[in-house]
Context: one part of a larger RNA
RNA sequence: UUGUGGUUAAGGAACUCAGCAAAUUGACACCGUAACUUCGGAAGAAGGUGUGCCUGCUGAUGUCAUGGACUUCGCGUCCAGAAGCAUCGGCGGGUCGCAGAGAGCAGUGGGUAGCGACUGUUUAGCAAAAACACAGGACUAUGCUAAGCCGCAAGGCGAUGUAUAUGGUCUGACGCCUGCCCGGUGCCGGAAGGUUAAGGGGACCCGUUAGUCCGUAAGGGCGAGGCGGGGAACCGAAGCCCCGGUAAACGGCGGCCGUAACUAUAACGGUCCUAAGGUAGCGAAAUUCCUUGUCGGGUAAGUUCCGACCUGCACGAAUGGCGUAACGACUUCCCAGCUGUCUCGACCACAAACACA
Numbered sequence: 001u002u003g004u005g006g007u008u009a010a011g012g013a014a015c016u017c018a019g020c021a022a023a024u025u026g027a028c029a030c031c032g033u034a035a036c037u038u039c040g041g042a043a044g045a046a047g048g049u050g051u052g053c054c055u056g057c058u059g060a061u062g063u064c065a066u067g068g069a070c071u072u073c074g075c076g077u078c079c080a081g082a083a084g085c086a087u088c089g090g091c092g093g094g095u096c097g098c099a100g101a102g103a104g105c106a107g108u109g110g111g112u113a114g115c116g117a118c119u120g121u122u123u124a125g126c127a128a129a130a131a132c133a134c135a136g137g138a139c140u141a142u143g144c145u146a147a148g149c150c151g152c153a154a155g156g157c158g159a160u161g162u163a164u165a166u167g168g169u170c171u172g173a174c175g176c177c178u179g180c181c182c183g184g185u186g187c188c189g190g191a192a193g194g195u196u197a198a199g200g201g202g203a204c205c206c207g208u209u210a211g212u213c214c215g216u217a218a219g220g221g222c223g224a225g226g227c228g229g230g231g232a233a234c235c236g237a238a239g240c241c242c243c244g245g246u247a248a249a250c251g252g253c254g255g256c257c258g259u260a261a262c263u264a265u266a267a268c269g270g271u272c273c274u275a276a277g278g279u280a281g282c283g284a285a286a287u288u289c290c291u292u293g294u295c296g297g298g299u300a301a302g303u304u305c306c307g308a309c310c311u312g313c314a315c316g317a318a319u320g321g322c323g324u325a326a327c328g329a330c331u332u333c334c335c336a337g338c339u340g341u342c343u344c345g346a347c348c349a350c351a352a353a354c355a356c357a
Base pairs, nucleotide, nucleotide: 001352002351003350004349005348006347007346008345010343011342014341019338027051028050029049030048031047036041038173052095053094054093055092056091057090058089059088060087061086062085063084066080067079068078069077070076096100108336109335110334111333113331114330115328116327120132121131136171137170138169139168140167141166142165148157149156150155174323175322176321177320179253180252181251184250185249186246187245188244189243190242193241194240195239199235200234204230205229206228207227208226209225211222212221213220214219254272255271256270257269258268281315282312293309294308295307296306297305
């Protein structure tokens, strides 16, 4: 010096991102116990008192001598139960120590708010959470050789199940609720019209050539049938266009100007745009930039916290909205107790490192 323990005057969170760490509390019995609540809880709430040893009295229970009843006469069954012993208590008297749950093991408590209902699950080796899951809710697909999934296939899972079933997606107990928009995208339904592939169809065109015509010849013209190539009209499905539906499908949910007999504000009016212009509830919020917003509370003093306001940069209703008892090694703020966290250090023990002998 480091590590691990122990003690510490006065103060007692002034420490610090944060009471991190440490300390306090701690067992059993009795008394007593608030808001709130889903009536179960909250609750060991909180807060108190007692606890050793000796001795006296006393209660309960167990065991049991014995007695009684019954009897199938059994070493049977049932009932009562002395003394003693054992276990668990109760009420007095006394007594010792600083201290009696005498050491060790053995909750700190309370208030507020956020998030998540809860018990659970998770980043094996930096994250345990507000993340995942969850019961419950909803939509959707699937009629059985089910849909869906694995596999080239055979085959298998689903399921030896059958719509109160199974798959997919979203939400996430419970309570009160879940508004408007179908123009875009998706999905579902429709099939009249438009468009549309392969294919069918072959009008027509071209190549080749038997032959034929012209020519002395070289060569040139025409050209049946066959074969080959190209090919318009027309007939061709789904899809798309089109017509409807659908938002607990993906998603979306305005601007400007004016107006009331102080002022201010605008119930009201005008106008433009839109598919429709954000309803209830909540709101400087895990969301608020300006911002340490403003007011109130708490402190001597509060960028945090709680309650309000609403000017919501940029909340908002199953990418759920708002509440909510209980629960949480979650997060925030406050209080009591407690402390070497600190003011501010000191001392002790053990272990290690280093130095000297």
A computed fold for a 357-nucleotide part of an RNA from a soil metagenome, annotated as large-subunit ribosomal RNA, domain IV. Its mean pLDDT, the model's own confidence on a scale to 100, is 88. Rfam family: Bacterial large subunit ribosomal RNA. The full RNA is in RNAcentral, with records from SILVA.